[in-house]
RNA sequence: ACCUGUUCCGAGGGGCGGCAAUUUUUUGCCUGAGAAGCACCCUUCGAACCUGAUCCGGGUGAUGCCGGCGUAGGGACGGGAACCUUUUUAAAC
Numbered sequence: 001a002c003c004u005g006u007u008c009c010g011a012g013g014g015g016c017g018g019c020a021a022u023u024u025u026u027u028g029c030c031u032g033a034g035a036a037g038c039a040c041c042c043u044u045c046g047a048a049c050c051u052g053a054u055c056c057g058g059g060u061g062a063u064g065c066c067g068g069c070g071u072a073g074g075g076a077c078g079g080g081a082a083c084c085u086u087u088u089u090a091a092a093c
Base pairs, nucleotide, nucleotide: 006081007080008079009078010077011043012042013041014040016037017030018029019028020027021026049074050073051072055068056067057066058065
């Protein structure tokens, strides 16, 4: 600065990889919201996530690490509350 915003309840959907060391199941490193967490993300206003994909380009020690693909094809919802803004109506002053 913007907001179809915020929040609560219930329900549902989803992913978890790469590398190193190691006593072989633990520790550390990378990216990330999340790499099995009483967590995190997403729920049609839907790039959470899946498919295409053993894809294409770039980069890295390595990896969906970054970009493309992507206006692609799929993909999980109901109820309540407060606040703010605007408009209309009514009443009082």
The RNA shown here (TPP riboswitch aptamer (THI element)) has 93 nucleotides and comes from a Thalassospiraceae bacterium. The coordinates come from a structure-prediction model, not an experiment, and the mean pLDDT is 76. The organism belongs to Thalassospiraceae, within Bacteria.